[in-house]
Molecule: transfer RNA
Organism: Patescibacteria group bacterium
RNA sequence: GGUCGCGUAGCCAAGUGGUAAGGCAAGGGUCUGCAAAACCCUCACCACCGGUUCAAAUCCGGUCGCGACCU
Numbered sequence: 001g002g003u004c005g006c007g008u009a010g011c012c013a014a015g016u017g018g019u020a021a022g023g024c025a026a027g028g029g030u031c032u033g034c035a036a037a038a039c040c041c042u043c044a045c046c047a048c049c050g051g052u053u054c055a056a057a058u059c060c061g062g063u064c065g066c067g068a069c070c071u
């Protein structure tokens, strides 16, 4: 330098055009003599910028970061 893949919550991770699942952690609550356990509630406009579309995490272009391969 070239080709390809990935980037979603504090962490893991699903979702592939129609208002973002789940688990762990954290905070609050119920329960308990106090705890633990259990149960309930809360927490992401999706790396960034633009484009397409009635509608974009999703499709297209660019940038940044990480990884693999080729040279």
Base pairs, nucleotide, nucleotide: 001070002069003068004067005066006065007064010024011023012022018054026042027041028040029039030038047063048062049061050060051059